[in-house]
RNA sequence: CCAUGGUCUAGCGGUUAGGACGCCUGCCUUUCACGCAGGAGAUCGCCGGUUCGAUCCCGGCUGGCUCCA
Numbered sequence: 001c002c003a004u005g006g007u008c009u010a011g012c013g014g015u016u017a018g019g020a021c022g023c024c025u026g027c028c029u030u031u032c033a034c035g036c037a038g039g040a041g042a043u044c045g046c047c048g049g050u051u052c053g054a055u056c057c058c059g060g061c062u063g064g065c066u067c068c069a
Base pairs, nucleotide, nucleotide: 001064002063003062006021007020008019009018014052023039024038025037026036027035045061046060047059048058049057
């Protein structure tokens, strides 16, 4: 410094956590791929605190990366 769907990532304290890739279904195609439409998938690392309200702020812990001695 970082931890957010399977992966990569966005997210001024406020209505349903957004996007890309991937996955599933349908359309298209002789078939596949491409393309188009739709859908599933995140208790936001864990435990506390502040607050009317926490992914966001504070403390601790765990794990990872890097630097200094």